[in-house]
Predicted 3D model of a 586-nucleotide part of an RNA (large-subunit ribosomal RNA, domain V) from a Candidatus Parcubacteria bacterium. Rfam family: Bacterial large subunit ribosomal RNA.
Context: one part of a larger RNA
RNA sequence: CCCGCAAUUAGACGAAAAGACCCCAUGAAGCUUUACUACAACUUGACAUUGUUGACGGGUAUGCGCUGCUGAGCAUACGUGGGAGACUUUGAAGUUCCGCCUCUGGGCGGGACAGAGUCGCCAAUGAAAUACCACGCUGUGUUUAUGCGUCAUCUAACAACUUCCCCUUACCGGGGAUCUGAACAGUGUCUGGUGGGUAGUUUAACUGGGGCGGUUGCCUCCUAAAAUGUAACGGAGGCGUUUACAAAGGUCGGCUACGCACGAAUGGAAACCGUGCGCGUAGGGCAAACCCACAAGCCGGCUUGACUGCAAGACCUACAAGUCGCGCAGCUACGAAAGUAGAAGUUAGUGAUCCGACGAUCCAUAGUAGGAUGGUCGAAGCUCAACGGAUAAAAGUUACUCUGGGGAUAACAGGCUGAUCGGGUCCAAGAGUCCACAUCGACGACCCGGUUUGGCACCUCGAUGUCGGCUCAUCGCAUCCUGGGGGUGGAGAAGCUCCCAAGGGUUUGGCUGUUCGCCAAUUAAAGCGGUACGUGAGCUGGGUUCAGAACGUCGUGAGACAGUUCGGUCUCCUAUCUAUUGCGGG
Numbered sequence: 001c002c003c004g005c006a007a008u009u010a011g012a013c014g015a016a017a018a019g020a021c022c023c024c025a026u027g028a029a030g031c032u033u034u035a036c037u038a039c040a041a042c043u044u045g046a047c048a049u050u051g052u053u054g055a056c057g058g059g060u061a062u063g064c065g066c067u068g069c070u071g072a073g074c075a076u077a078c079g080u081g082g083g084a085g086a087c088u089u090u091g092a093a094g095u096u097c098c099g100c101c102u103c104u105g106g107g108c109g110g111g112a113c114a115g116a117g118u119c120g121c122c123a124a125u126g127a128a129a130u131a132c133c134a135c136g137c138u139g140u141g142u143u144u145a146u147g148c149g150u151c152a153u154c155u156a157a158c159a160a161c162u163u164c165c166c167c168u169u170a171c172c173g174g175g176g177a178u179c180u181g182a183a184c185a186g187u188g189u190c191u192g193g194u195g196g197g198u199a200g201u202u203u204a205a206c207u208g209g210g211g212c213g214g215u216u217g218c219c220u221c222c223u224a225a226a227a228u229g230u231a232a233c234g235g236a237g238g239c240g241u242u243u244a245c246a247a248a249g250g251u252c253g254g255c256u257a258c259g260c261a262c263g264a265a266u267g268g269a270a271a272c273c274g275u276g277c278g279c280g281u282a283g284g285g286c287a288a289a290c291c292c293a294c295a296a297g298c299c300g301g302c303u304u305g306a307c308u309g310c311a312a313g314a315c316c317u318a319c320a321a322g323u324c325g326c327g328c329a330g331c332u333a334c335g336a337a338a339g340u341a342g343a344a345g346u347u348a349g350u351g352a353u354c355c356g357a358c359g360a361u362c363c364a365u366a367g368u369a370g371g372a373u374g375g376u377c378g379a380a381g382c383u384c385a386a387c388g389g390a391u392a393a394a395a396g397u398u399a400c401u402c403u404g405g406g407g408a409u410a411a412c413a414g415g416c417u418g419a420u421c422g423g424g425u426c427c428a429a430g431a432g433u434c435c436a437c438a439u440c441g442a443c444g445a446c447c448c449g450g451u452u453u454g455g456c457a458c459c460u461c462g463a464u465g466u467c468g469g470c471u472c473a474u475c476g477c478a479u480c481c482u483g484g485g486g487g488u489g490g491a492g493a494a495g496c497u498c499c500c501a502a503g504g505g506u507u508u509g510g511c512u513g514u515u516c517g518c519c520a521a522u523u524a525a526a527g528c529g530g531u532a533c534g535u536g537a538g539c540u541g542g543g544u545u546c547a548g549a550a551c552g553u554c555g556u557g558a559g560a561c562a563g564u565u566c567g568g569u570c571u572c573c574u575a576u577c578u579a580u581u582g583c584g585g586g
Base pairs, nucleotide, nucleotide: 001586002585003584004583005582006581007580008579010578011577012576015571022406023405024404025403027402028401029398030397031396032395035201036200037199038198039197041194042193043192045190046189047188048187049186051154053152054151055150056149057148059146060145061144063142064141065140066139068137075130078136079135080134081133082132085119086118087117094113095112096111097110098109099108100107101106158181159180163177164176165175166174167173204216205215206214213233217239218238219237220236221235222234240387241285242344243343249303250302251301252300253299254298255297258278259277260276261275262274263273283292284291286349288347289346290345307330308329309328310327313324314323315322319388332341333340334339355381358378359377360376361375363374364373413460414458415456416455417454419453421449422448423447424446425445426444430440431439467542468540469539470538472534473531474530475529476528477527480505481504482503483500484499485498486497487496488495507521508520509519510518511517548566549565550564551563552561553560554559
């Protein structure tokens, strides 16, 4: 060196199972509810099945009768119109009796006595004038018709089955008689409500993993790298309008703010006045940027172009949108005119399509006319704000979970980094009685390490098993002990500090799942770290981290909790290769 046998499991990111954790999918399912929408079920009413009679109370219509009072005025004047006469031996005034109404004044009706007049016009009062006639109003009585409600009544629908009989075999079922209830109930159709009982679904995206938080459209500035454009959960702010006939629009004409200095009665820091300087600091409804004195700023006069029909040509741009506009026609405003004017100094002040409603219309339209319906034009209805708007209409939970995927994306480990962490060096203010440097060392500067907490998300999600313990280790030195030295604020002893040094060593118990830590007793000492926080195809399984259950808290609930508590299958006695150990052979 080769071969074999027997062993051990450190590696082959060993095998097994398209990761169960995490994220994603306009995936699925279970469950919940004051998510949405349906349905069952329950319930309200109407109609049908559904018929008889009566009483009472409302409604409507019709006929007849009555009713109507502020004050003034004979006095109880409903309104309007006509009207000069009306009623009366077919019984007026008056007296008396009865009934009804009443605003207590009176009004209306009936009977008896009586026997010839009463009322109106006129006058007066008043807003309106009375008898009588017609029509109508308010309230009310009554007749008839009709319909409703309530309470009763009946029997014949219908229901139930008390008893008997028949078909029978029967405590089934059917028929007949009888009894009971009864037009109710029951049933059907329509309708209002309740309705996780059941069902189908929805429950956004961005995101230095996801969740929580924040954001989502538009405008201004910076980032933006001197054209335009340009990202981030980069840095700052705004908008979802306002103004109209006495404008903050148009036009014509005129004017110049604001600050400072000096001067000037009351008068002062600041009112109004003058001079000088500053060219824009003021102002332009509001954010910011740009722009503006020839003013786009301020004041006044007249006004409505804050027009109708278009539109050459451009900007911007994936599309859809958005922006500017020469010029022409019509009709106007202002101006002497030239001219200017299709809102506002500019850039925000916003919403596609569908749908129904509204206005207009010489349109279409099922024989024609009307109606209905549709088209075209105009304007309105969305915090559709997740703002290019999935629907008219929508929240949660899953540790009972499932599928498809992802190392495009988290938790372990590794990697990069080294803020944090550990160590060192430099400077030396100061402490150290004095004296920076025996010892300690502020404020700072520069390095090293890769054990902490992190940042990033680079291998691994068709799986790299996760804390601690046990076993077995191996390495570093920034050395705990043992060894050799320098300094000392080293008398000796004991220390402190620094240099060299990794050969060997570095305990046993109590508590806790603990690492750690605290405690007890020793020791020369009871070192710090790396090795996938060494080591589960070596062991364990106390903790964490499935399914069961409970407490506290949160939640309406299903359920949830780096809160707690009890319980909870660790596969390969089978090793192919590498590695290691022992033995044997060549």